Overview:
The part of an RNA shown here (small-subunit ribosomal RNA, 3' major domain) has 470 nucleotides and comes from an uncultured bacterium. Rfam family: Bacterial small subunit ribosomal RNA. Its family is annotated with ribosome and structural constituent of ribosome in the Gene Ontology.
Context: one part of a larger RNA
RNA sequence: UGACGGGGACCCGCACAAGCGGUGGAUUAUGUGGAUUAAUUCGAUGCAACGCGAAAAACCUUACCUACCCUUGACAUGUCCUGAAUCCCGCAGAGAUGUGGGAGUGCCCGAAAGGGAACGGGAACACAGGUGCUGCAUGGCUGUCGUCAGCUCGUGUCGUGAGAUGUUGGGUUAAGUCCCGCAACGAGCGCAACCCUUGUCAUUAGUUGCUACAUUCAGUUGGGCACUCUAAUGAGACUGCCGGUGACAAACCGGAGGAAGGUGGGGAUGACGUCAAGUCCUCAUGGCCCUUAUGGGUAGGGCUUCACACGUAAUACAAUGGCGCGUACAGAGGGUUGCCAAGCCGCGAGGUGGAGCCAAUCCCUUAAAGCGCGUCGUAGUCCGGAUUGCAGUCUGCAACUCGACUGCAUGAAGUCGGAAUCGCUAGUAAUCGCGGAUCAGCAUGUCGCGGUGAAUACGUUCCCGGGUCU
Numbered sequence: 001u002g003a004c005g006g007g008g009a010c011c012c013g014c015a016c017a018a019g020c021g022g023u024g025g026a027u028u029a030u031g032u033g034g035a036u037u038a039a040u041u042c043g044a045u046g047c048a049a050c051g052c053g054a055a056a057a058a059c060c061u062u063a064c065c066u067a068c069c070c071u072u073g074a075c076a077u078g079u080c081c082u083g084a085a086u087c088c089c090g091c092a093g094a095g096a097u098g099u100g101g102g103a104g105u106g107c108c109c110g111a112a113a114g115g116g117a118a119c120g121g122g123a124a125c126a127c128a129g130g131u132g133c134u135g136c137a138u139g140g141c142u143g144u145c146g147u148c149a150g151c152u153c154g155u156g157u158c159g160u161g162a163g164a165u166g167u168u169g170g171g172u173u174a175a176g177u178c179c180c181g182c183a184a185c186g187a188g189c190g191c192a193a194c195c196c197u198u199g200u201c202a203u204u205a206g207u208u209g210c211u212a213c214a215u216u217c218a219g220u221u222g223g224g225c226a227c228u229c230u231a232a233u234g235a236g237a238c239u240g241c242c243g244g245u246g247a248c249a250a251a252c253c254g255g256a257g258g259a260a261g262g263u264g265g266g267g268a269u270g271a272c273g274u275c276a277a278g279u280c281c282u283c284a285u286g287g288c289c290c291u292u293a294u295g296g297g298u299a300g301g302g303c304u305u306c307a308c309a310c311g312u313a314a315u316a317c318a319a320u321g322g323c324g325c326g327u328a329c330a331g332a333g334g335g336u337u338g339c340c341a342a343g344c345c346g347c348g349a350g351g352u353g354g355a356g357c358c359a360a361u362c363c364c365u366u367a368a369a370g371c372g373c374g375u376c377g378u379a380g381u382c383c384g385g386a387u388u389g390c391a392g393u394c395u396g397c398a399a400c401u402c403g404a405c406u407g408c409a410u411g412a413a414g415u416c417g418g419a420a421u422c423g424c425u426a427g428u429a430a431u432c433g434c435g436g437a438u439c440a441g442c443a444u445g446u447c448g449c450g451g452u453g454a455a456u457a458c459g460u461u462c463c464c465g466g467g468u469c470u
Stems, first nucleotide, its partner, number of pairs: 007470007015460002019424005026315008034306002042053002064301007073127001077126002079123005086103007107116003129290002132288003138284002140279003143275001145273001150189006156165003169180003195267004200235007209225003213222002238261001241255005317417001321376007333364003338357002343352003383414001388409007430452007
C1' cells in the first nucleotide's frame, strides 16, 4: 500500500423480507458423469461446465472404429516429358480404384516448322499435409466480478523512504452525479449525453396502404389522402414554472401544465484490472512431434449403447378443466432449385392441380388462449398421454442400426411432489399461440413477435454479493 476479520459506521442490489409461479416426486426430451464398447471423436467442470461449442450426427457432416486402398499426394509453387480439354461405352469390385475400347481437336503468335496460355496424364525432388501435443510459449476473440463506480496521471506540497495528498470531510445522486469546504490545482479512462427503438404532435409524400362520399357479393369500382398506416424531416422534457425543505448551494418533496416528469420504457455501449479463467477443434502462430503415416481416399459401423447419478426443459396429475359445435381479434418475419391459392381426391399425414407472387400487391396465414351453447360430475375418469402392435404419408441414392408425421388399436407412471432450491417489481410474472435462422427431411432447444394480464415490497435485524470510510 493492499487483502482479510463469525471488528465498527454508512449505502446499494429480486440479496433477504412481502407476494406469484416453479424445480426437487412421475413420464418423456435433451446435455453431462459413470459404466459399456472395435469406436462410443474432441473440448467445456463452483458461481462463470452440464438444450454449452453444435443456427439441425441416417450417408455427408466426422475429427472416432473396422476393412480395403494411395504415397510429390485431395490442395499450393517451381523443373522436365507427354497429351488439348472433354465426352461416351464395357469388365472386375462394397466402393475408392483398377483395366479395356471409341469419339474428339479448339484459343493466341507464326507462311510453315514450331512456340505459348489453360487443362489432363507421367517422372524426380524441393515440399505439401496433420481437428497431432503444449491456451502454463502466444495473437485474436470470449466469459466473470459488473453497467459495479470506480481506476489513474501531470505539476505542486508532505514524508529519509515505501508512499500520502488530490480521490478524504459536510450534504446530495442511479453515478468520483453535483454543490460546499480543504495543500492542493488541473487532466485522462470510466458515469452521463451524443446512436437505435418505443410513447405524442406537425410538415412533406399517397401505392400495392387507407376510406368520411357514392357504388359493390367483395376497397370491388369511381372520387379522395380527412383518418389509420407507411418513412423521411422537425417539434417536444430542460427540475423549464409554482409552493415547501435545505447552508443564500447542490438537491429533495408536493403541485400545475403536458402524450410523456425528474435517467419516460427498452436496447447497443462493459474503465484500470482479476481468475497462468476458456479457446492451438473458427482463424492466426512459436516450439515439439508424424512423413508408404499421427497425411489422403472409400465402404460399413460409431458419435443414437444403458444396472445407475445429476443439470436444463416439455407434458401432466384435471372442472378457473377435458371434449364437441359455432364465432371474434394480432404482431413480427420468410418466399424463385422458393412461398404455393381456388377447385378436386383422401378420416388424416398428404396427393392432385395449376392461378398469383422477385411481393405494403400473391402465398406461408384458419392465430390460440377468449366468447356463446351443449356434455362430462370427482372417477385413475370422456383426466393423463408414455409404451407397444398393425396400416400408411413425406423427404431423400438410401429411413435396419437411426428421421418426422398420420390413422386405428393399446392405454403405463402420475391424485401437486422430503430435505433443499430457482425466477420475477409492470405491460413484468404467469398463461396463449405465431414466425425466423439452421435445414432435402427432422425443434419440447434457441432467437424474435404479439394476445390476455396479476399479486406484493412494512422494512434493512438476518443470508448472499458489491461500494465508501475506519